Overview
Model confidence (mean pLDDT): 81 of 100. Small-subunit ribosomal RNA, 3' major domain from Carnegiea gigantea, 472 nucleotides, folded computationally. The source organism's lineage runs through Eukaryota, Viridiplantae, Spermatophyta, Gunneridae and Carnegiea.

Context: one part of a larger RNA
RNA sequence: UGACGGGGGCUCGCAUAAGCGGUGGAGCAUGUGGUUUAAUUCGAUGCAAAUCAAAGAACCUUACCAGGGCUUGGCAUACCGCGAAUCCUCUUGAAGAGAGGGGUGCCUUCGGGAACGACACAAGUGGUGCAUGGCUGUCGUCAGUUCGUGCCAUAAGGUAUUGGGUUAAGUCCCACAAUGAGCACAAUCCUCGUGUUUAGUUGCCAACAUUGAGUUUGGAACCCUGAACAGACUGCUAGUGUUAAGUCGGAGGAAGGCGAGGAUGACGUCACGUCAUCAUGCCCCUUAUGCCCUGGGCGACACACGUGCUACAAUGGCCGGGACAAAGGGUCGCGAUCCCGCGAGGGUGAGCUAAUCCCAAAAACCCGUCCUCAGUUCGGAUUACAGACUGUAACUCGCCUGUAUGAAGCAGGAAUCGCUAGCAAUUGUCGGUCAGCCAUACGGUGGUGAAUUCGCUCUCGGGCCUUGCACA
Numbered sequence: 001u002g003a004c005g006g007g008g009g010c011u012c013g014c015a016u017a018a019g020c021g022g023u024g025g026a027g028c029a030u031g032u033g034g035u036u037u038a039a040u041u042c043g044a045u046g047c048a049a050a051u052c053a054a055a056g057a058a059c060c061u062u063a064c065c066a067g068g069g070c071u072u073g074g075c076a077u078a079c080c081g082c083g084a085a086u087c088c089u090c091u092u093g094a095a096g097a098g099a100g101g102g103g104u105g106c107c108u109u110c111g112g113g114a115a116c117g118a119c120a121c122a123a124g125u126g127g128u129g130c131a132u133g134g135c136u137g138u139c140g141u142c143a144g145u146u147c148g149u150g151c152c153a154u155a156a157g158g159u160a161u162u163g164g165g166u167u168a169a170g171u172c173c174c175a176c177a178a179u180g181a182g183c184a185c186a187a188u189c190c191u192c193g194u195g196u197u198u199a200g201u202u203g204c205c206a207a208c209a210u211u212g213a214g215u216u217u218g219g220a221a222c223c224c225u226g227a228a229c230a231g232a233c234u235g236c237u238a239g240u241g242u243u244a245a246g247u248c249g250g251a252g253g254a255a256g257g258c259g260a261g262g263a264u265g266a267c268g269u270c271a272c273g274u275c276a277u278c279a280u281g282c283c284c285c286u287u288a289u290g291c292c293c294u295g296g297g298c299g300a301c302a303c304a305c306g307u308g309c310u311a312c313a314a315u316g317g318c319c320g321g322g323a324c325a326a327a328g329g330g331u332c333g334c335g336a337u338c339c340c341g342c343g344a345g346g347g348u349g350a351g352c353u354a355a356u357c358c359c360a361a362a363a364a365c366c367c368g369u370c371c372u373c374a375g376u377u378c379g380g381a382u383u384a385c386a387g388a389c390u391g392u393a394a395c396u397c398g399c400c401u402g403u404a405u406g407a408a409g410c411a412g413g414a415a416u417c418g419c420u421a422g423c424a425a426u427u428g429u430c431g432g433u434c435a436g437c438c439a440u441a442c443g444g445u446g447g448u449g450a451a452u453u454c455g456c457u458c459u460c461g462g463g464c465c466u467u468g469c470a471c472a
Base pairs, nucleotide, nucleotide: 001472002471004468005467007466008465009464010463011462012461013460016455019419020418021417022416023415026310027309028308029307030306031305032304033303034301035300043052064296065295066294067293068292069291070290073121077120080117081116087101088100089099090098091097106113107112124284126283127282128281132279133278134274135273137270139268144183145182146181147180148179149178150159151158152157163174164173165172189262190261191260192259194230195229196228197227198226199225200224204219205218206217207216208214233256236250237249239247240246299438312412316371317370319368320367321366322365328359329358330357333352334351338347339346340345378409383404384403385402386401387400389398425448426447427446428445429444430443431442
């Protein structure tokens, strides 16, 4: 000087407390461990691994296993040689391969090229993330971390960066042997919330018309969309404070003291993670640890753990009727209308390269009938049969529909998690990946919409100062 303390002081955080909803019990989905296996490819392992890499394993992917096959190779560079390469038929086969026959070629800018054979080499998802780059997680969006000059100290170092206030903040003010500065903070960027101006088509409004469809005419006030500006700065004001920084009320305002959210992550820590994105040193393999094909596996199952979905019902379930979104996607596509089918779906194929057409029905919600507390009209696992779709192909191993079946489960032990406002909870909807889909995942988007926060004693983690120290 640091680190550490079941030392002290100050302080912050959904850390505790207050509250709401969960997990842990059940069934299923999914990931992991273990076990099994020819193989169950590999990596990730407290927080910071475990719906993670994987924004989608039937084949492919695929790296694993079994069987079969190739050896200058699917690809690159360079070099040497050659007249052959090739083609047809038959047998057999998954692919290949074998036998026989024909043939001495093809393109050309006349240099050569394609092809074949040989030689250097290619190739490696083989090892080492404890040899590395790059990228990333974490402490932590915590408020810290340093430098120049000066001063102090023999030096390591100290001071500044401490003290008194204040802040979300080393934010700012005051004091001070310090005075300045860099990286972080903040601001700058994006989205949302208000207004003005401008622009009005496919969007909006009025008239009119009712059609399958705003198809027609007019308008630019509104809604909305796009662009450019304005607006919030403790600016004004009462108190308080040191005449400071600030803080607490008020006014005006769409918004008030960081308006809300996102992106943004200092010096460093953990020999964090990744040689399987990529790149790369060294080592290893070279008729194989490379390459191709078929089938299997990654989907196994006494068990253990994590993350979720659905429930256990009446604030509910079934049925009938009625209403209101936002944001997305669409030409190898979205697919209206009509017909067929109980349905999944099939036939037909209008319109749309999209504010025009389509996906598209929003669902919780409201009104009405039934159910009346039961393992039930709760719950839907499991299983059987019959079908639909995608795709060469649904056996291992897809999704969906119909009928039947109707398991556990009556609110979950110890323990433990998330959340402070349009948040939690609840409710649909869309997208990417994608032929299809094991999505209950992930990422968006709206609808309905609470409770509680006394406080810092305790638990956990962080920051500053100080103290002890047998640690470095």